[in-house]
Notes: Predicted 3D model of a 329-nucleotide part of an RNA (large-subunit ribosomal RNA, domain IV) from a Candidatus Bathyarchaeota archaeon.
Context: one part of a larger RNA
Order: sequence, then structure tokens, then C1' cells
RNA sequence: CUCUACGCGAGGGAACUCGGCAAAUUAGCCCCGUAUCUUUGGUAUAAGGGGUGCCUACGGCAUUCCCGCAAGGGGGUGCGGUAGGUCGCAGUGACUAGGGGGUUCCGGCUGUUUAAUAAAAACAUAGGUAGCCGCUAGCCCGUAAGGGUGUGUACGGCUAUUGAAUCCUGUCCAGUGGUGGUACCUCAAACUUGAUUUCAACCGAGCUAAGGGCCGCUAAACGACGGGAGUAACUCUGACUCUCUCAAGGUAGCCAAAUGCCUUGUCGUGUAAGUUACGACGUGCAUGAAUGGAUCCACGAGGACCCCGCUGUCCCCGCGUAUAACCCG
Repeated sequence: CUCUACGCGAGGGAACUCGGCAAAUUAGCCCCGUAUCUUUGGUAUAAGGGGUGCCUACGGCAUUCCCGCAAGGGGGUGCGGUAGGUCGCAGUGACUAGGGGGUUCCGGCUGUUUAAUAAAAACAUAGGUAGCCGCUAGCCCGUAAGGGUGUGUACGGCUAUUGAAUCCUGUCCAGUGGUGGUACCUCAAACUUGAUUUCAACCGAGCUAAGGGCCGCUAAACGACGGGAGUAACUCUGACUCUCUCAAGGUAGCCAAAUGCCUUGUCGUGUAAGUUACGACGUGCAUGAAUGGAUCCACGAGGACCCCGCUGUCCCCGCGUAUAACCCG
């Protein structure tokens, strides 16, 4: 002098930084006290406040020993109480041991996951819904024999989708798919049959399965859910009207949202100052209902923001301890 691991720090207190990362604060137990919201269980150790050592005295409770016939008396141990005293800066004196609060997005929750860059909003989940299946079933593995589900039997099994609860889940079957029907049309081989003087090749006709056409049903199946004009006695807007057009033209909700290009949208709150945050607005480039929509208690090593406390993160660095290397002796 530097690295690493630590300790302390005047004044300020996040000015550091992508971000309070790291560190600091808090901490056990007893007592008091506890908002909002809520699925009434919780939230909650909410928050916030007080106490805590040792000594002496006197009560209490539990248990146990001794003496006593008994009443009772005298001790031990543990827990707890009251009063007085006493020492230190400090009494859970070391060790041990939550910082707290508010708003919001996402996911209900406990759980699971990329062994060695990802723990999450991803997966799962209880719950909802749909489809297949009466068992010699359905679904899956296997060429088969056979096996699994299944020591099971529809309050069951398999498959798919959504993802607690609460309030709900709109319109469209034109396309793709699924499913049912089908007088009729189409339709392969085989079969029947015609023609070619006979036979064969070949050509044609008839019959005809599934399938297709055709007709229905089906969206918690895959999916989809418009445009242009005019119009109210200031203006603006357009409840209203006209028109083109579709299978139907986006309902209830919700939003610059993890979804909004323009965009740091506009207004408000918070700051002296806020591309973030929160509350609103909505012709929404391109929101929207189990591709689930909205809401929401609790929960979260999840994402974003704010406040209090706290601090060497910083202003701005200093000192010290330990080990080692360099350097010097």
C1' cells in the first nucleotide's frame, strides 16, 4: 500500500444506485393496546406503548419431606405477586432474536420446476364445464398373444379445457371441425350385362359401401364479433334518421392495464422538480367474457411506487483488528 473478512465513526441521512444492492435498524418473554378490509376464520406479533438485573421482607399456588393420634407446626423444590432497597451508559447486558406501514399489477392459497445462469406471473391445485364409455365397454401399449386403467363399474374411468370463493359468462353455425339424417345426385373393385362374326385385350351400361353433394344440430368446438352520410334555436356532441353490407356486427364489464402505435396521451394526487407510481377519462393502432370477463379476503425469497425508522450506499473519507502477498529491515 492492496485484496479478503471484520469493528467503530463528527455533521448530514438514499443526495448513492437500474433498484436502499449491501449494511444498519428491529428482535426473546410479560402487560397494555390495536386501524382498515374481510370469505367473520382472519388481517394481528397489526401499528403503538410500558416492563425485564441483583438484594431484602411479606403474602399466594403447586408439590414434597419431617414432627404430631389429630388440630397443627417446621423445612425443601418449582412458579408467580406486592413493597422497599441497590449498581451500571446499558439488566432477553454475551449468545439467541421480525424493521414497520400504505397503494398497485399478477397468481386464489400450501405445493412443483429449468441437478450446474431462470423459483416466476410458468406447472399443479380444489372447484366449474364439455366429450367418450354399460364392461367381451371407452381410452392407452403391443404385428399378435397379451397387458394397463382395474382388488375399479357411471357418486366410476378416460380425454380436453378453464382454474378457489363471489357477480357473471352476450351475438354468430357463413368458413373449418364434430355429429345426425338423406326420397335424390356422385362414387372403386367385384358381380351382372351390351357391342366388337367367335375368344381375348379394350370400350360402354347396370348395380353399389364408406366418403362427398344435399338437409339439420353443435361455439365452456377451432373461431368471428362492420362501413358511410345527415340531424337538437351559440358552439360542440348526436338520443334520432337514411344508406351499403355481414353468419353475426363486441353485450355486461374493464383500460394508455404485464394488452395503447401515436405517447412522457389529457386531467388530477404525491415532489421544489415525477418518461415511473396512484386515481380518473376513452372512436380501445390491436380490451372483452371458461382462447374466460370483472371483483377480491388471506397468502407470495414474484413485478412497480410511496412514507416512517435506520444506517459509511453516498457527501468524503478516516481509524483500528486478523491472515496473506508485494515492499522495507